Context: one part of a larger RNA
RNA sequence: CCCACGUUAAGGAACUCGGCAAAUUAACUCCGUAACUUCGGGAGAAGGAGUGCUCCGGUAGGGUGACUGGAAUACAUAGGAAACUUUGUAUCGAAAGGUAGCCCGAUGGAGUCGCAGAGAAUAGGCUCAGGCGACUGUUUAUCAAAAACACAGGACUCUGCUAAGGCGAAUAGCCGACGUAUAGGGUCUGACGCCUGCCCAAUGCUGGAAGGUUACGGGGAGGGGUCAGGAGUAGUAAUACUCCGAAGCUCCGAACUUAAGCCCCAGUGAAUGGCGGCCGUAACUAUAACGGUCCUAAGGUAGCGAAAUCCCUUGUCAGGUAAGUUCUGACCCGCAUGAAUGGCUUAACGGUCUGAGCACUGUCUCAACGUGGGGUUCG
Numbered sequence: 001c002c003c004a005c006g007u008u009a010a011g012g013a014a015c016u017c018g019g020c021a022a023a024u025u026a027a028c029u030c031c032g033u034a035a036c037u038u039c040g041g042g043a044g045a046a047g048g049a050g051u052g053c054u055c056c057g058g059u060a061g062g063g064u065g066a067c068u069g070g071a072a073u074a075c076a077u078a079g080g081a082a083a084c085u086u087u088g089u090a091u092c093g094a095a096a097g098g099u100a101g102c103c104c105g106a107u108g109g110a111g112u113c114g115c116a117g118a119g120a121a122u123a124g125g126c127u128c129a130g131g132c133g134a135c136u137g138u139u140u141a142u143c144a145a146a147a148a149c150a151c152a153g154g155a156c157u158c159u160g161c162u163a164a165g166g167c168g169a170a171u172a173g174c175c176g177a178c179g180u181a182u183a184g185g186g187u188c189u190g191a192c193g194c195c196u197g198c199c200c201a202a203u204g205c206u207g208g209a210a211g212g213u214u215a216c217g218g219g220g221a222g223g224g225g226u227c228a229g230g231a232g233u234a235g236u237a238a239u240a241c242u243c244c245g246a247a248g249c250u251c252c253g254a255a256c257u258u259a260a261g262c263c264c265c266a267g268u269g270a271a272u273g274g275c276g277g278c279c280g281u282a283a284c285u286a287u288a289a290c291g292g293u294c295c296u297a298a299g300g301u302a303g304c305g306a307a308a309u310c311c312c313u314u315g316u317c318a319g320g321u322a323a324g325u326u327c328u329g330a331c332c333c334g335c336a337u338g339a340a341u342g343g344c345u346u347a348a349c350g351g352u353c354u355g356a357g358c359a360c361u362g363u364c365u366c367a368a369c370g371u372g373g374g375g376u377u378c379g
Stems, first nucleotide, its partner, number of pairs: 001374008010365002014363001019360001027051005036041001038191001052112005061104004067097002073090004078085002113117001125358007132350002137149002153189007165175003193344003197275003202272002204268005211263003217257002222252005229244006276294005303337001304334001315331005
């Protein structure tokens, strides 16, 4: 010097990004316990008091308990129409009561010892306010446990059974499901509460079918090739060249006909998404309920708002502090909030994030001493 511990005067977060770490608290019994609340909670809220041993006294009281008791049941018996009643028997025995014994066991009072009685060890620190997520859960095996994922609940959509959807090379086979729309698949949202505005122009989806366009196919006007043959010219002739050209084969092929789709017409937002600008105006000023105008499919409603969203910005005001870029409450000028990419509240919950306080402390002022281990030096 390093590591792991222990103790510390006075102060008590002045440390630090931040009370990180450490300390405090801690058991049982009794008293007592707020806001808020989904009436369950919150709550062990908070905050207090007591705790050994001896005696009154194993007391008050509680439990069990051979026993007492004789309800009920079964069979038999006598009566009766039946219900039921009488009597007897049983290897049948309920409630209620409770002696002995055994077990548990206070409150209270009196006394007594110590510095100290949950005498050692193990054993919540608490409160206030806000953000986020309702909650318990799940997650990056090996730097992230969270506000991320999931969730119950909500909504839309597909699917009528050989279901939709999925696995598979498959027309096999299987899952879905030995299920059947209160079922199954997909997508979004994310308890509960109050709600969820406007726009269907674009994109998508659903429906429609008059018209336009449109493939293969059908159709076959017309044209080309080939060619039997015919004609012409040249030549004595063989032959050569030119023209026409049936049938067949073959190539090209217009009109016309022809589906979904697209164009088109509607619907649809808890579908993908979107939700304006300029100018003027009130008898101080300022502001603009109001008016004008342009554009749009429609111009952001309720709510919330310098916010996990605000650049300017440490916005302004208020609170808390001696002093507060953080925090809380307001304001609204929202660079660039906003309603299931959900909006706004919300009790409970959280190894969550942020701010404040009480208690507590070697975190610090400021360091000291001690214990154990290591390193180093000497031997």